RNA sequence: UGAAGCUGUCAGGGGCGCCGCGAGGCUGAGAUGCACCCUUUGAACCUGAACCGGAUAAUGCCGGCGGAGGGAGGCACCAAUAGACCCGC
Numbered sequence: 001u002g003a004a005g006c007u008g009u010c011a012g013g014g015g016c017g018c019c020g021c022g023a024g025g026c027u028g029a030g031a032u033g034c035a036c037c038c039u040u041u042g043a044a045c046c047u048g049a050a051c052c053g054g055a056u057a058a059u060g061c062c063g064g065c066g067g068a069g070g071g072a073g074g075c076a077c078c079a080a081u082a083g084a085c086c087c088g089c
Base pairs, nucleotide, nucleotide: 001083007076008075009074010073011039012038013037014036016033017026018025019024045070046069047068051064052063053062054061
């Protein structure tokens, strides 16, 4: 000179499709939930996109797109610790 992870707390961001008359079925963390996921180390999620290839009963179901563009955080503990730099030996 000086972190971070974990943890806690408060807050914020996000999606909700396909098939079926219905009951229900498919994928998934989650398809409007007593929830689930994500918060800059950001693929949670949005744009591109009524996109492209492959599958499927069907669908962002899988992959590409994507080293593209956007996108929502504070405090505390950790700790003046780890580490870094300078000086001396």

Model confidence (mean pLDDT): 84 of 100.
A computed fold for an 89-nucleotide RNA from Roseobacter sp. HKCCD8822, annotated as TPP riboswitch aptamer (THI element).
The RNAcentral record of the sequence draws on Rfam.
NCBI's taxonomy places the organism under Bacteria, Pseudomonadati, Alphaproteobacteria, Rhodobacterales, Roseobacter.
The model forms 100% of the base pairs in the Rfam consensus.